[in-house]
RNA sequence: GACCUGCAAGGGCAAACCCAUCGAAAGGUGGGGACGCAAAGUCACCGGUCUACAGGGCAUUCGCCCCAUGACGGCGGGAAUGCCAGG
Repeated sequence: GACCUGCAAGGGCAAACCCAUCGAAAGGUGGGGACGCAAAGUCACCGGUCUACAGGGCAUUCGCCCCAUGACGGCGGGAAUGCCAGG
């Protein structure tokens, strides 16, 4: 240095929920808070899931359906990167 593994150490991240804020929403951001996580750090390339402003269709009883260019990396795969320890 590479590969495999994760007992330990130093640590790291932060679910639900609450407050504030952005957004049509899904969801994001900040603070609080810990369910958990050996990549729960990064990336929407593939699959999947979520939302439907706008758009289209139906109906005009103001609803129903379709739709991602939006979102989710803590859904799976993949890509590159990384701390420590053991083999």